[in-house]
Context: one part of a larger RNA
RNA sequence: CUGGGCGUAAAGGGUGCGUAGGUGGUUUGUUAAGUCAGGUGUGAAAGCCCUGGGCUCAACCUAGGAACUGCAUUUGAAACUAGCAAACUAGAGUAUGGUAGAGGGAAGUGGAAUUUCCGGUGUAGCGGUGAAAUGCGUAGAUAUCGGAAGGAACACCAGUGGCGAAGGCGACUUCCUGGACCAUUACUGACACUGAGGCACGAAAGCGUGGGGAGCGAACAGGAUUAGAUACCCUGGUAGUCCACGCCCUAAACGAUGAAUGUUAGUCGUCGGGUAGCUAGUCUAUUCGGUGAUGCAGCUAACGCAUUAAACAUUCCGCCUGGGGAGUACGGUCGCAAGAUUAAAACUC
Numbered sequence: 001c002u003g004g005g006c007g008u009a010a011a012g013g014g015u016g017c018g019u020a021g022g023u024g025g026u027u028u029g030u031u032a033a034g035u036c037a038g039g040u041g042u043g044a045a046a047g048c049c050c051u052g053g054g055c056u057c058a059a060c061c062u063a064g065g066a067a068c069u070g071c072a073u074u075u076g077a078a079a080c081u082a083g084c085a086a087a088c089u090a091g092a093g094u095a096u097g098g099u100a101g102a103g104g105g106a107a108g109u110g111g112a113a114u115u116u117c118c119g120g121u122g123u124a125g126c127g128g129u130g131a132a133a134u135g136c137g138u139a140g141a142u143a144u145c146g147g148a149a150g151g152a153a154c155a156c157c158a159g160u161g162g163c164g165a166a167g168g169c170g171a172c173u174u175c176c177u178g179g180a181c182c183a184u185u186a187c188u189g190a191c192a193c194u195g196a197g198g199c200a201c202g203a204a205a206g207c208g209u210g211g212g213g214a215g216c217g218a219a220c221a222g223g224a225u226u227a228g229a230u231a232c233c234c235u236g237g238u239a240g241u242c243c244a245c246g247c248c249c250u251a252a253a254c255g256a257u258g259a260a261u262g263u264u265a266g267u268c269g270u271c272g273g274g275u276a277g278c279u280a281g282u283c284u285a286u287u288c289g290g291u292g293a294u295g296c297a298g299c300u301a302a303c304g305c306a307u308u309a310a311a312c313a314u315u316c317c318g319c320c321u322g323g324g325g326a327g328u329a330c331g332g333u334c335g336c337a338a339g340a341u342u343a344a345a346a347c348u349c
Stems, first nucleotide, its partner, number of pairs: 003321004007303002012317001014201004021194003025088007033081002035077008049065006091191001092188004096183004103177007110154001115149007125136002162169002206247006215241002220236004258316006266294012278281001298305002322349003331342004
């Protein structure tokens, strides 16, 4: 390389859009590039293989044949692939009418709670722990009542509920906006699938500039614990957490399961639509789209998966190839930096 693989053994890219490329629905006609059949030429000799012959045999030598699976050219075939022409509607899309939703962005508003400040009542403790102490408090704390400020998060509803490509999204109102689903007919007529590069998005932490700062809280300080305690526990507390703009681009970015299509027993929930029935209901039956549980066949090393497949098939992309060295060095690219990405070898078992 081939082969075999990728839920958990090594291995699915974090996610989408999409270029080249690869692959591609039904019917008819045509062409003959691929494909198939025949002819001709060529495919040196030797060797290999087969049948003979010669050295007493053999190795060896020698004659003939076969083979040389290829290439070129020519004559045909037209099923399949491909090209061209014409047509179709089952894929895909558009229109129309509806539906559900924490989908995204912006602006505004609200109540509960914590903290701080001001005022009232009130007096000696509060707080904290396994137990304590540091800490706060007679300069009046804690508790309680009234008022004010400010920031952050939105109890109940809430649900193996919903939405989103993933990351993710949860108070309320308004505006802007993406997608999905259902139904009816109508329209376009293969316009499709995948997708190397590329582009965009991408939790948290981190970075830059400017704001903000209630609570929490890396670092840090103190108190404990302990043989020690650079920890666990406690009292404080700075970055940060929040906002705007710009970077970073990584995660157990997980369903540890790439995308798309088709085919394959059931049963029971749940969410969003539709249709039919009459007994008009918290009904029954059925259908489409999501999301769960359980379970045949099948698969699997087993665990388990099982119409949301890890079953049976097809197309395209990514990735793996013993452990360590190492996701490291060097070089390249990107970045303000932190670093990210691409990615070895010696050596060793």
Description: Predicted 3D model of a 349-nucleotide part of an RNA (small-subunit ribosomal RNA, central domain) from an uncultured bacterium.